Predicted 3D model of a 77-nucleotide RNA (transfer RNA) from a Thermoprotei archaeon. Rfam family: tRNA. Rfam classes the family as a transfer RNA. About the family: Transfer RNA (tRNA) molecules are approximately 80 nucleotides in length.
[in-house]
RNA sequence: GCCCCGGUAGCUCAGCUAGGUAGAGCGCGGGCCUUGUAAGCCCGUGGUCCCGGGUUCGAAUCCCGGCCGGGGCUCCA
Numbered sequence: 001g002c003c004c005c006g007g008u009a010g011c012u013c014a015g016c017u018a019g020g021u022a023g024a025g026c027g028c029g030g031g032c033c034u035u036g037u038a039a040g041c042c043c044g045u046g047g048u049c050c051c052g053g054g055u056u057c058g059a060a061u062c063c064c065g066g067c068c069g070g071g072g073c074u075c076c077a
Stems, first nucleotide, its partner, number of pairs: 001073007010026004020057001027045006050066005
């Protein structure tokens, strides 16, 4: 330098193929239960979808550019 994959809740990730209300588990807060704690159960709490621009009635999703992380190829000039 080139290619591929990834970046979404505090954490781990799904959703992207085929545009149409942003989700799960864990966590956190409250309650029930218990003498009390844990476990279990119930309720609640969760977001500039990495950044900028474009297309569209509508973008996490498609297109372009950039940033960051991981992997691979080349090392000829």

The RNAcentral record of the sequence draws on ENA. Taxonomically the source falls in Thermoprotei (Archaea, Thermoproteati, Thermoproteota). Its mean pLDDT, the model's own confidence on a scale to 100, is 81.